Small-subunit ribosomal RNA, 5' domain from a metagenome, 527 nucleotides, folded computationally.
The prediction has a mean pLDDT of 82.
The full RNA is in RNAcentral, with records from SILVA.
[in-house]
Context: one part of a larger RNA
RNA sequence: GGAUGAACGCUGGCGGCAUGCCUAAUACAUGCAAGUCGAACGAACUGUUUUCGGACAGUUAGUGGCGAACGGGUGAGUAACACGUAGGUAACCAACCCUUUAAGCGAGGAUAACUCUGGGAAACUGGAGCUAAUACUGGAUAGGAUAUAUUUUCACAAGGAGAUAUAUUUAAAGAUCCUUUCGGGGAUCGAUAAAGGAUGGACUUGCGUCGCAUUAGAUAGUUGGUGAGGGUAACGGCCCACCAAGUCAACGAUGCGUAGCUGAGCUGAGAGGCUGAACAGCCACACUGGGACUGAGACACGGCCCAGACUCCUACGGGAGGCAGCAGUAGGGAAUUUUCGGCAAUGGGGGAAACCCUGACCGAGCAAUGCCGCGUGAACGAAGAAGGUCUUCGGAUUGUAAAGUUCUUUUAUUCGGGAAGAAUGGUAUAUAUAGGAAAUGAUAUAUAUAUGACGGUACCGAUUGAAUAAGCCCCGGCUAACUACGUGCCAGCAGCCGCGGUAAUACGUAGGGGGCGAGCGUUAUCC
Numbered sequence: 001g002g003a004u005g006a007a008c009g010c011u012g013g014c015g016g017c018a019u020g021c022c023u024a025a026u027a028c029a030u031g032c033a034a035g036u037c038g039a040a041c042g043a044a045c046u047g048u049u050u051u052c053g054g055a056c057a058g059u060u061a062g063u064g065g066c067g068a069a070c071g072g073g074u075g076a077g078u079a080a081c082a083c084g085u086a087g088g089u090a091a092c093c094a095a096c097c098c099u100u101u102a103a104g105c106g107a108g109g110a111u112a113a114c115u116c117u118g119g120g121a122a123a124c125u126g127g128a129g130c131u132a133a134u135a136c137u138g139g140a141u142a143g144g145a146u147a148u149a150u151u152u153u154c155a156c157a158a159g160g161a162g163a164u165a166u167a168u169u170u171a172a173a174g175a176u177c178c179u180u181u182c183g184g185g186g187a188u189c190g191a192u193a194a195a196g197g198a199u200g201g202a203c204u205u206g207c208g209u210c211g212c213a214u215u216a217g218a219u220a221g222u223u224g225g226u227g228a229g230g231g232u233a234a235c236g237g238c239c240c241a242c243c244a245a246g247u248c249a250a251c252g253a254u255g256c257g258u259a260g261c262u263g264a265g266c267u268g269a270g271a272g273g274c275u276g277a278a279c280a281g282c283c284a285c286a287c288u289g290g291g292a293c294u295g296a297g298a299c300a301c302g303g304c305c306c307a308g309a310c311u312c313c314u315a316c317g318g319g320a321g322g323c324a325g326c327a328g329u330a331g332g333g334a335a336u337u338u339u340c341g342g343c344a345a346u347g348g349g350g351g352a353a354a355c356c357c358u359g360a361c362c363g364a365g366c367a368a369u370g371c372c373g374c375g376u377g378a379a380c381g382a383a384g385a386a387g388g389u390c391u392u393c394g395g396a397u398u399g400u401a402a403a404g405u406u407c408u409u410u411u412a413u414u415c416g417g418g419a420a421g422a423a424u425g426g427u428a429u430a431u432a433u434a435g436g437a438a439a440u441g442a443u444a445u446a447u448a449u450a451u452g453a454c455g456g457u458a459c460c461g462a463u464u465g466a467a468u469a470a471g472c473c474c475c476g477g478c479u480a481a482c483u484a485c486g487u488g489c490c491a492g493c494a495g496c497c498g499c500g501g502u503a504a505u506a507c508g509u510a511g512g513g514g515g516c517g518a519g520c521g522u523u524a525u526c527c
Base pairs, nucleotide, nucleotide: 001527002526003525004524006523007522008521009520010519013374014373015372016371017370018369019367020366021332026330027329028328030327031326032325035066036065037064040063041062043060044059045058046057047056048055049054073285074284075283082209083208084207085206086205087204088203089202092201093200094199097197098196099195100194101193102192105139107137108136114129115128116127117126118125119124143170144169145168146167147166148165149164150163151162152161153160154159174189175188176187177186178185179184210257211256212255217248218247219246222245223244224243225242226241227240229239230238260282261281262280263279264275265274266273267272287308288307289306290305291304310321311320312319313318338364340363341362342361346360347358348357349356350355377407378406379405380404387398388397389396390395412464414462415461416460417459421454426449427448428447429446430445431444432443433442471516472515473514474513475512476497477496478495482511483510484509485508486507492499493498
C1' cells in the first nucleotide's frame, strides 16, 4: 500500500447492487416450512332438482397411487478414494422421462372407512358384523432370467456378445371421453414384459492433498489362498469354516494434534504466501449413540424402533418432544436483521386439466457492513467590511471567503401521469395438418380474454425555493501541513526514533494549514 462476513470511537443527506451469529453442532415459547389426486375405490355429509326410482353439483375422514431420498440448513465429525484430476467396471443398479417391439386372458378371498360394543385422564387401543378398488392372492400365455449341452464370433487374459435344444422360475388394471347399426370401434392417461437411450447413482485404480520423529515400529480377519460357502445391484475378509504366515514402514507406517475438500477469493511484477464468508460442485451430519423397515432410491432434518441426557403433560397407571428449515426468544459474545408480503415470475411435488401446495424463490423491511454513483450549489463580487488570530503596531492572515447582485433546481417538498417484468404459458372460439368410417383427441396458426406480491414503486411532467444536507484525522522526523497561549519530567503524547524538568512547531486549547470525505480514524487478521 492492498484486502476483510469485521468490531469500536466521532460524525451522518440520497440512490443502485451486494452482504449480514466468524462465538454456544448451546437450549428453544409461538406460527409457518410437503403435500396432492374424486378422471383408482367404497362411504358419509351439504345443496339443487325429482316422474320419489333417482339425477346433478360440491365437500371430506378412510382405502389406494405418486411425492415426501428433491428443494432448504449446518460444518460437528472426517487426514479418508473424503475431495480434485485422469481412467476402469469383461464386477454393477435405476422410479419418473424418451424411442421401439410385444401382450393386456381368466378366477378368488379379504380389509379400512361404516355400524354395534368395550378399555383409557390422555396418547391411543381391543372385540363382533358389513363393503369396494388401479389394494391383495392363485391360474394361463409370452418374453426374460438361471442351469446344462452343442455351436459361431470377439478379446492379451479372467472372460464377453450371439444362435439352437432341454429343464426350472417368473407379468399385467383399469379410468375418463367420443361415437355407435348397441355387436363394437376410436382417443387420452395409466398398468405389464423386453431391448435401447437420456440422466442419476454404486464400486474400483493411478497421481495430488497440513503439522509433530521430543510419535519408530505397527498389525491375528491382520496378509494371502481354498470352499461353484454366505451375503450384496455388484467385486471384495464384506462375513464364515479351514490352510499358510504373511502385510505395512525413514520414499515416514503406527500414534498424537489440527482441518470439511474444490472451483475460486485476497495479495504479489511473477514465483509464491494466506483464505475456503457469499455464488457453484462434491462430501458429512440432523438432541447423543445404535438399528433396521418401507421404497427405484434412505439406514431417512420436519419417518419408525431401542438406549441415554434434557424439557413438558399426567387422574401417577402412562404419554409427548427435537429450529444445524424461515422468522423469532434466551444465552454466549467486540459483534450479525422482520415472529413482513406474494406464489405475479423462475423452479419443484401432485393432478388429464382447472388448480392446490411450496419461509425454494421473488420481493419489501432493518444495518454506512461493503462497492459504485449523486448531492450539500453556480457565476460575478475589494469598502480587501466586521469579528478572530498573529504582530517588529507599519501591518499580515482568515479572504472572493462572507455580505451583496444575477442565476440554476440534481436532491428535497407538494400535485398529476405512470411502466417493463405477462404470454411461446391459462381459458374460449375458429382454421389447417397427419391419422381415423366419424367424433373426441394430438400438433400448428389466428382472434378474443383473464392473470403483478413488489407498487401507484421505478420513471416522466409540473410547483416552491439556495431552499433540506459535513464531518473525521493529522501538522518534530519518517510524512503533506506552524504560530500563540497554558502547563513545567507534572498533566500528558507515542507506530518507531522519541517529546515534557519555564521561551514545547511533539502535552492541552485557539487561530492557521494539510489529508480524505458521507465518511474519517483506531484495533484485529492476511499478503
Its Rfam family is "Bacterial small subunit ribosomal RNA".